[in-house]
RNA sequence: CGGGGCGUAGGUCAUCGGUAGACCGCUCGCAUGGGGUGCGAGAGGUAGUGGGUUCAAUUCCCGCCGCCCCGA
Numbered sequence: 001c002g003g004g005g006c007g008u009a010g011g012u013c014a015u016c017g018g019u020a021g022a023c024c025g026c027u028c029g030c031a032u033g034g035g036g037u038g039c040g041a042g043a044g045g046u047a048g049u050g051g052g053u054u055c056a057a058u059u060c061c062c063g064c065c066g067c068c069c070c071g072a
Stems, first nucleotide, its partner, number of pairs: 001071007010024004018055001026042006048064005
């Protein structure tokens, strides 16, 4: 320098045009003498960033930023 992939909750990942979910973690409650554990409830996300397309974008297109892989 060229090509490709990824960027979504504190962590690991789904969703891939129509109000964003799971598991772990966290908080509260119940069970226990207490802990572990189990059960129930809950909080937590401007979906990297800036534009474009669309009635509507996490999703499609373009630039930029970051990380990873391949080539030179």